Predicted 3D model of a 73-nucleotide RNA (transfer RNA) from Papaver nudicaule.

[in-house]
């Protein structure tokens, strides 16, 4: 330089065909404890990498751009 992919909460990730964004850890509150850990209940947390089209409707399709990984020169 050219190509395939990936990019979702703090970290690891789910979301069949386009139709309500979920979980698992981690936090915070509370219940247990002499006290902590562990466990048990509640709970916060997402502009879905960033801009645009397409669509009644986009995490899903399409362009653009920026990041990571692979391959080729």
């Nucleotide at each position: 330089g050219c190509u395939a992919u990936c990019u979702u909460a703090g970290c690891u990730u789910a979301a069949a065909u386009g139709g309500c964004a979920g979980a698992g850890c981690a936090c915070a509150u509370g219940g247990u404890u002499g006290a902590a850990a562990a466990c048990c209940a509640u709970g916060u947390a997402g502009u879905u990498g960033c801009g645009g089209g397409u669509u009644c409707g986009a995490c899903u399709c399409c362009c653009g751009c920026a990041g990571g990984u692979g391959g080729c020169a």
Rfam family: tRNA. Rfam describes the family as follows. Transfer RNA (tRNA) molecules are approximately 80 nucleotides in length. Its family is annotated with triplet codon-amino acid adaptor activity in the Gene Ontology. RNAcentral holds the sequence, with entries from Rfam. The coordinates come from a structure-prediction model, not an experiment, and the mean pLDDT is 80.